Description: c-di-GMP-I-GGC riboswitch aptamer from Pelagirhabdus alkalitolerans, 90 nucleotides, folded computationally. Taxonomically the source falls in Pelagirhabdus (Bacteria, Bacillati, Bacillota, Caryophanales). The model forms 95% of the base pairs in the Rfam consensus.
[in-house]
């Protein structure tokens, strides 16, 4: 450098519940553990989710509905970039 034990020291925390924020996806805090060797950081590429605003359609209009679509979200979907604890076997 790479690799990853039924090792050691530690770490993170899915679903769900409660509270708050948000139009939503979701986020934060507390509880809780399904899992994780980068489940640490980063939305850079792809994917996925959302649709307030916007545009278009229906509608006389307003309301409403539908479609399109990130300026939103997700790094615990995959890849890339940056950084890092431990050390059996090979």
């Nucleotide at each position: 450098g790479a690799c990853g034990a039924u090792a050691a020291u530690g770490g993170c925390a899915a679903a769900c519940u409660u509270a708050u924020u948000g139009a939503a996806a979701a986020a934060u805090a507390a509880g809780g553990a399904c899992g994780c060797a980068a489940a640490g950081c980063u939305a850079c590429g792809g994917g996925u989710c959302u649709a307030a605003u916007a545009u278009u359609a229906u509608g006389u209009a307003a309301a409403a509905u539908a479609a399109u679509g990130a300026u939103g979200a997700u790094c615990g979907c995959c890849g890339g970039g940056c950084u890092a604890c431990c050390g059996a076997a090979g």